[in-house]
RNA sequence: CGACCCGUAGCUCAGCGGCAGAGCGGGUCCCUUAUAAGGGCCUGGUCGCGGGUUCGAACCCCGCCGGGUCGA
Numbered sequence: 001c002g003a004c005c006c007g008u009a010g011c012u013c014a015g016c017g018g019c020a021g022a023g024c025g026g027g028u029c030c031c032u033u034a035u036a037a038g039g040g041c042c043u044g045g046u047c048g049c050g051g052g053u054u055c056g057a058a059c060c061c062c063g064c065c066g067g068g069u070c071g072a
Base pairs, nucleotide, nucleotide: 001071002070003069004068005067006066007065010024011023012022013021018055025043026042027041028040029039030038048064049063050062051061052060
């Protein structure tokens, strides 16, 4: 310097044009003599940043930032 992949909740990750989700975590309650396990409810986000396309963008296009792999 070039190519490709990744960036979404506190963590691990889904979702690939039409209301942003799951598991774990946190809070609270039930159960129990109590703890663990189990169960109910609640809690969760500038979708890395900026712009463009579109009626509509996490998703498509461009640029930038960060991480990784490969090549020179």
This is a predicted structure of a 72-nucleotide RNA (transfer RNA) from Phycisphaeraceae bacterium D3-23. NCBI's taxonomy places the organism under Bacteria, Planctomycetota, Phycisphaerae, Phycisphaerales, Phycisphaeraceae. Rfam family: tRNA. Rfam classes the family as a transfer RNA. Rfam links the family to the GO term triplet codon-amino acid adaptor activity. Rfam describes the family as follows. Transfer RNA (tRNA) molecules are approximately 80 nucleotides in length. RNAcentral holds the sequence, with entries from ENA.